Predicted 3D model of a 73-nucleotide RNA (transfer RNA) from Kineothrix alysoides. It matches the Rfam family "tRNA". Rfam classes the family as a transfer RNA. Its family is annotated with triplet codon-amino acid adaptor activity in the Gene Ontology. The prediction has a mean pLDDT of 83.
[in-house]
RNA sequence: GGAGGCAUAGCUCAGCCGGGAGAGCACUUGCUCGACAAGCAAGGGGUCGCUGGUUCAAGUCCAGUUGUCUCCA
Numbered sequence: 001g002g003a004g005g006c007a008u009a010g011c012u013c014a015g016c017c018g019g020g021a022g023a024g025c026a027c028u029u030g031c032u033c034g035a036c037a038a039g040c041a042a043g044g045g046g047u048c049g050c051u052g053g054u055u056c057a058a059g060u061c062c063a064g065u066u067g068u069c070u071c072c073a
Stems, first nucleotide, its partner, number of pairs: 001072007010025004019056001027043005049065005
């Protein structure tokens, strides 16, 4: 220098063919228990790496860019 993968909640990740942003763990409150843990119920938390474009509508498509990993030279 060239090619490809990944980037979504505090963490690990899902999101299928463009149409509701989600799961588990963690956190908060309550219940249960002599107490803790476990269990049960409810709840909070997101500029979907960033910028722009296409579209009635973008996590998803297109271009650029940043970080990271791998391969080629």